The part of an RNA shown here (large-subunit ribosomal RNA, domain VI) has 247 nucleotides and comes from a Minisyncoccia bacterium. Rfam family: Bacterial large subunit ribosomal RNA.
Context: one part of a larger RNA
RNA sequence: CGUUGAUUCUUGAGGGGAUUUGACUCUAGUACGAGAGGACCGAGUUGAACUGACCUCUGGUGUAUCGGCUGUUCUGCCAAGAGCAUUGCCGAGUAGCUAUGUCGGGAAUGGAUAAGUGCUGAAAGCAUCUAAGCACGAAGCCAACCCCAAGAUUAGGAAUCGUUUAGGUCCGUGAGAGAUUAUCACGUGAUAGGCACCAGGUGUAGACGCAGUAAUGCGAGAGCCGAGGUGUACUAAUUGACCGAUU
Numbered sequence: 001c002g003u004u005g006a007u008u009c010u011u012g013a014g015g016g017g018a019u020u021u022g023a024c025u026c027u028a029g030u031a032c033g034a035g036a037g038g039a040c041c042g043a044g045u046u047g048a049a050c051u052g053a054c055c056u057c058u059g060g061u062g063u064a065u066c067g068g069c070u071g072u073u074c075u076g077c078c079a080a081g082a083g084c085a086u087u088g089c090c091g092a093g094u095a096g097c098u099a100u101g102u103c104g105g106g107a108a109u110g111g112a113u114a115a116g117u118g119c120u121g122a123a124a125g126c127a128u129c130u131a132a133g134c135a136c137g138a139a140g141c142c143a144a145c146c147c148c149a150a151g152a153u154u155a156g157g158a159a160u161c162g163u164u165u166a167g168g169u170c171c172g173u174g175a176g177a178g179a180u181u182a183u184c185a186c187g188u189g190a191u192a193g194g195c196a197c198c199a200g201g202u203g204u205a206g207a208c209g210c211a212g213u214a215a216u217g218c219g220a221g222a223g224c225c226g227a228g229g230u231g232u233a234c235u236a237a238u239u240g241a242c243c244g245a246u247u
Stems, first nucleotide, its partner, number of pairs: 001151001005161006014148004020048007032037001050105005058099004065092005070085006109143003116136004167243004171187005191236003194232005200225003208219004
């Protein structure tokens, strides 16, 4: 830009993906075989690699967070802290993101076939799977499974709404989204922040009191945090503007 208003839901022409495979058990030490050995067919179990999703578990990261420690400068000093030193170093670690973690997938079936196997059967009184005709037959092909898909310009279909303006955009708060855009959730309501409580992290703050000569211990799972969950309009989503359907 087109699909001659819009919203929602769809059909599927066409396209893409996947299609792998081992071992073990039973059938059965059966058929077969003198024995040694040892099945087809069928039923089940468990893996490998590949692949999709996810974070409950096991771990990783986690320059939000909590704690420990050193040097130095500063906050007048003690105490307590702040800055810098690779995040100063070290020990942990929520959310998120993750694999080595967890769950799933390649199952069954149909159709047409290849090599091949046949039936009936002439040319050629026989024979012959083939010449007419008919039946089987593969991890392969076409479907089936998953995904995209009406720019499929043949631009499809349905429902509902709409010149009594449907619907959309700008703008604002944001994240299950994200470079921007787009998408999605909201704009007077739980969208974000704040606040309250909680899961969770760290590991028992400072001050004070008590005990101890003191280091230190106890009052105290404390204090701090809390990207997660639930609630709560306190703050900000105000006021508004614009586009919008042919003759």
NCBI's taxonomy places the organism under Bacteria, Bacillati, Minisyncoccota, Minisyncoccia. RNAcentral holds the full RNA, with entries from ENA. The prediction has a mean pLDDT of 87.